[in-house]
RNA sequence: AGAGUUUGAUCCUGGCUCAGAGCGAACAUUGGCGGCAGGCCUAACACAUGCAAGUCGAACGCAUUCUUCGGAAUGAGUGGCGAACGGGUGAGUAUAACUUGGGAAUCUGCCUUUCACUGGGGGAUAACUAUUGGAAACAGUAGCUAAUACCGCAUACGCCCUUAGGGGGAAAACUCCGGUGGUGAAAGAUGAGCCCAAGCUUGAUUAGCUAGUUGGUGGGGUAAGAGCUCACCAAGGCAACGAUCAAUAGCUGGUUUGAGAGGAUGAUCAGCCACACUGGGACUGAGACACGGCCCAGACUCCUACGGGAGGCAGCUGUGGGGAAUAUUGGACAAUGGGCGAAAGCCUGAUCCAGCCAUGCCGCGUGCACGAUGAAGGCCUUAGGGUUGUAAAGUGCUUUCGAGUGGGAAGAUAAUGACGGUACCACUAAAAGAAGUCCCGGCUAACUCCGUGCCAGCAGCCGCGGUGAUACGGAGGGGGCAAAUGUUGCUCGGAUUCACUGGGCGUAAAGCGACCGCAGGCGGCUUUUUAAGUCAGAUGUGAAAUCCCGGUGCUUAACAUCGGAACUGCAUUUGAAACUGAAAAGCUAGAGUAUGUGAGAGGAAAGUAGAAUUCCAAGUGUAGAGGUGAAAUUCGUAGAUAUUUGGAGGAAUACCAGAGGCGAAGGCGACUUUCUGGCACAUUACUGACGCUCAGGGUCGAAAGCGUGGGGAGCAAACAGGAUUAGAUACCCUGGUAGUCCACGCCGUAAACGAUGUGUACUCGCUGUCAGCCCUUCCGGGGUUGGUGGCUAAGCUAACGCGUUAAGUACACCGCCUGGGGACUACGGCCGCAAGGUUAAAACUCAAAGGAAUUGACGGGGACCCGCACAAGUGGUGGAGCAUGUCGUUUAAUUCGAAGAUACGCGAAAAACCUUACCAAACCUUAACAUCUAUAUCGUACUUUCCAGAAAUGGAUCGGUCAUUUAGUUGGAUAUAAGAUAGGUGUUGCAUGGCUGUCGUCAGCUCGUGUCGUGAGAUGUUGGGUUAAGUCCCGCAACGAGCGCAACCCUCAUCAUCAGUUGCCAGCAUUCAGUUGGGCACUCUGGUGGAACCGCCGGGGAUAACCCGGAGGAAGGUGGGGAUGACGUCAAGUCAUCAUGGCCCUUACGGUUUGGGCUACAGACGUGCUACAAUGGCGCCGACAACGGGAAGCAAUACGGCAACGUGGAGCAAAUCCUUCAAACGGCGUCUCAGUUCGGAUUGUGGUCUGCAACUCGACCGCAUGAAGCUGGAAUCACUAGUAAUCGCGGAUCAGCAUGCCGCGGUGAAUACCGUUCCCGGGUCUUGUACACACCGCCUGUCAAGUCAUGGGAGUGAGGUCUGCCCGAAUUGGGUGAGCUAACCGCAAGGAAGCAGCUCAACACGGUAGGACUCGCGACUGGGACUAAGUCAUAACAAGGUA
Repeated sequence: AGAGUUUGAUCCUGGCUCAGAGCGAACAUUGGCGGCAGGCCUAACACAUGCAAGUCGAACGCAUUCUUCGGAAUGAGUGGCGAACGGGUGAGUAUAACUUGGGAAUCUGCCUUUCACUGGGGGAUAACUAUUGGAAACAGUAGCUAAUACCGCAUACGCCCUUAGGGGGAAAACUCCGGUGGUGAAAGAUGAGCCCAAGCUUGAUUAGCUAGUUGGUGGGGUAAGAGCUCACCAAGGCAACGAUCAAUAGCUGGUUUGAGAGGAUGAUCAGCCACACUGGGACUGAGACACGGCCCAGACUCCUACGGGAGGCAGCUGUGGGGAAUAUUGGACAAUGGGCGAAAGCCUGAUCCAGCCAUGCCGCGUGCACGAUGAAGGCCUUAGGGUUGUAAAGUGCUUUCGAGUGGGAAGAUAAUGACGGUACCACUAAAAGAAGUCCCGGCUAACUCCGUGCCAGCAGCCGCGGUGAUACGGAGGGGGCAAAUGUUGCUCGGAUUCACUGGGCGUAAAGCGACCGCAGGCGGCUUUUUAAGUCAGAUGUGAAAUCCCGGUGCUUAACAUCGGAACUGCAUUUGAAACUGAAAAGCUAGAGUAUGUGAGAGGAAAGUAGAAUUCCAAGUGUAGAGGUGAAAUUCGUAGAUAUUUGGAGGAAUACCAGAGGCGAAGGCGACUUUCUGGCACAUUACUGACGCUCAGGGUCGAAAGCGUGGGGAGCAAACAGGAUUAGAUACCCUGGUAGUCCACGCCGUAAACGAUGUGUACUCGCUGUCAGCCCUUCCGGGGUUGGUGGCUAAGCUAACGCGUUAAGUACACCGCCUGGGGACUACGGCCGCAAGGUUAAAACUCAAAGGAAUUGACGGGGACCCGCACAAGUGGUGGAGCAUGUCGUUUAAUUCGAAGAUACGCGAAAAACCUUACCAAACCUUAACAUCUAUAUCGUACUUUCCAGAAAUGGAUCGGUCAUUUAGUUGGAUAUAAGAUAGGUGUUGCAUGGCUGUCGUCAGCUCGUGUCGUGAGAUGUUGGGUUAAGUCCCGCAACGAGCGCAACCCUCAUCAUCAGUUGCCAGCAUUCAGUUGGGCACUCUGGUGGAACCGCCGGGGAUAACCCGGAGGAAGGUGGGGAUGACGUCAAGUCAUCAUGGCCCUUACGGUUUGGGCUACAGACGUGCUACAAUGGCGCCGACAACGGGAAGCAAUACGGCAACGUGGAGCAAAUCCUUCAAACGGCGUCUCAGUUCGGAUUGUGGUCUGCAACUCGACCGCAUGAAGCUGGAAUCACUAGUAAUCGCGGAUCAGCAUGCCGCGGUGAAUACCGUUCCCGGGUCUUGUACACACCGCCUGUCAAGUCAUGGGAGUGAGGUCUGCCCGAAUUGGGUGAGCUAACCGCAAGGAAGCAGCUCAACACGGUAGGACUCGCGACUGGGACUAAGUCAUAACAAGGUA
């Protein structure tokens, strides 16, 4: 310090997630030791038992015990001090608390200092005794008694009160005679009370709150100020700087995180506060409204003799309960501290220790050294090896920790040690007793095998798993941390993701529709003063602890301790005076006023005008009009439309008109008048900061809509009809009502947009336009101010873009944003007549949503171009019969594959057996085939014959003495046996290789360097021409190159030359015949060459590329044809050609055999053949090819047969022989338009050939038979010249079997606008895109199903709270006090003083009525979210098919 995740890729925005640190934690697995810490976060839930506050005989009496008779001890009491500390908890409390800093009107036991005093009396009372009541707790009556208990008197100041004259007020003694106590007063210290300022959580969907409330006067009251309280008077006080209300919460030092600023938090330790079963109350006291005190009320628990009583662990243990979860009913007062005491001492669950717990932090150990045959075993393997791994074993060494034995502290400054026989030390023995856990796809360190097969499962995010999973589970190996390791939860960080430091708002979320404007914020120049802000110094404070720095002590560390620094703060004080503020005085540059001039659809009202539509009346006139893609509804013979004249009425204002003008925005358009707002320019004069912005507030605010009343021509939601359509509640058409118009009143929203708040200043330019002014000599030009447009520099921006009219550079103020959805929603409030508007959440859910740009793909987008793509033609298919392939059906089987184009006369260039993979039956099991081992044989192998059987097979049998040799054998063959293995046309073409189809013989596809861009990428390859072509030329931030194109290759066409046999024959001989001699000129054959290149001419073009025409030429513009198929696409096809990974079968899914099937047959489709006839059929005669093939072959002549064919066999391994008579064609004849002398299916019968075998199931021949069919609907195919069409011939396969396939030649057309509107396909450029699995894309809504959360909801339940009224315990205060009373006064009566009682006031709990609020439940109901493959449509994305 960052990383992963939106995309095909990119940049940005933006969320989600991760890596770090922390914890009073919990859970899972594991667990050796020690030190230091920590340990109910939940039920402030309920508590059994024990302990936690007593002490003093030197205050007092009594009783008991002991006694050395001096006294001592003990007990219950009186009395004093303490119990208000210490300890616990965090319920309440948003301020009466807390923190920081101040303040004045106070008290303060014990302690310290100072001054003074301590004289003299009195009456009681508990204990005790007696007695009474009671279960008890306890209570009563009578009597006795003491005090440092209580009460007078005296005295008294420095004390208090006061009308300033005066008045009032104290004590306690004891003594060892040292002193210890007591009282008053004044100080101090300590502690406490009160007041003020600032700080101190969230919510405005809480906006008004307050009657003792705010203040005054006067009483009362307190230790003390005060509405603290009361009476009266006044009507104040608080609040947008957030009162009140609601929710939550003890506050702080600190802790944690962070670079910091901040954020979160408030366990342990420390300070403060509050509380003590819940609520109320006072008493005592220096101090309490009192945790282990009292009274009352309430709930709960316990005791009871039912009459009454007792209790309060949020003290320490402990129990139950709750909970994911938190310890012992321990020891000691030895230390530190506290209470009492003169002291000894007593008490102390404060405290010090121990116990439990890996809860945390820290430290140590589980051994060290050597040890290769790199052992065994495991795992992997390319089978060689690698790895585990010096790891182990083995050898040597050591003993920390732990164990055992012995010694043994400090803590104590005289005694006293719980801890504790602890820390520590010494000795003994043995490697001996001591390692786990998580992870290994990326982030993120670490990889292989097996199993599983979208299952089981994993997962923090992205995601993994559908048969080769480094992601699941196991194993081996590896990585991390380590007595722990992971998980979960929570906090901060990363997150600059609430941005003070430190963000944004044109398009990503985000500028209010606009303006005015109070509060608020900010504010021009000069001078003086001040000192609030600001700055500096000093002083006080900021508790200690913590953090940090430096030491010190525990063996180290954690930890502890000492010192320092720091605590960024607050207050006081002394200064400074630049800036801000404040006060005063001025200025004119901001702002405003006056004067002059100007432009304008600025606003309001009234009036006027012409064109047009419609309607009415009348005329002319006749059959249509209207409307559409085409129609129809509609109007019209009752006279429309058209046309003419007249009239009515409403609305809107052509041309001018402009990117023009005006207005704050919305918006404003005929003309005239009236009223009126703003703006600009020019000039001088005046005021003198009067300014800018603006929460709340106010005003204006398109269209639609609402209310009342008018108006209503045209247009036109709704509605009706006609069309379209699968449907059409739409688009189109015919009608048509609200509305649109006016007046008045509401509504208050729009993509109210420049998606850009207002104001001010600054920052290069160019060019239009509007309005004014200035200069100038006409035209014209120039300058300047204000507006309004375009282009652009710097700069900015994610990019697009903005760019003096900023989205640049700055300032001021306001508004707004913080992932998508839920949600422009719900609830609540406000506004509205309503419609609705405004303000505005949450649960839940997703890992994205989004912006800009890029490359593709696509478009019922555009431009250009090409192709038998269309058009122009020719011939077909689709109809018939047959052939063949496919589907379907059938079957024991009808083997398998191929499926739009790119399957279907395809794999198959030959299914009777074989093939053959299928079916039935029979048979074999190391096998039909390959290799290895062992044994046997070599009389082998092989072969003849016979028997059984459907054959395989089984049995018998004739012949048959392998080769080599170094004499050991070796090789080969066969048989047998066992096992390794064979075998599989079984599966996966979506695991693959190879091969192939298709786009497409389309012209494309890329790279290097450079340049541009943040980047994906672009450029090059685009542009202007041209071409069949990314072919070439020109231009150009590109320059080059590669794969494709073309050419090189084969073939046909021409010529030359070479060579002439088997070919040829002009001339010379010869023959029936190129038969032979001869020849090689010609044809032909096949080698080598030539030839064609826009080379030449003319024209066009840019003087280019190239195009058009011409000449010459056998051939002319790639001459015809072929081979040749770029990067890639379709998970295209093929595991059944072959090869091959994985999986599967192994007496079978392998192998052999016979027979059957692949040839079935209601039907459908594809591809063909033959036809339907006279351009023909038939008969006779006659002519002309080429490519090929031939030995298990082609076969001539000849003979037989009607023929298929047979007999026979010359010749030929081929330019020699054979196949081989080519046919269409020509000539002659016949048929005469007919289902025929067309057509030949089908069937009968007789034959031929091949072959073991033609039944299922071959081909051919003869005779007979003679079906459909008379040119083929919608639709659709091929072809541009030696082509189509037509005619025959050959070959491969093959025993036999083509109408198929591959070739060959013969005859031989038509048409094509110097065409591209349309259909299809393709190419280039451009455009849009929400597509990228790429339009066979994406995607929306209703309905149906399931799950989840949520709103409404008749009501219902609960809670706290407010208001009124009722009740009124205890208590305090007031009144009263006839009842009662020891101290004082009084001779007495009595008085003073007091008590009980009664009563009044205040008040807790409680009751009642009502209100608002919050939280549950709720039949039914609303929408929402999510969920591989449901239904209906197709709204959006392309012009998305109606933008």
Molecule: small-subunit ribosomal RNA
Organism: metagenome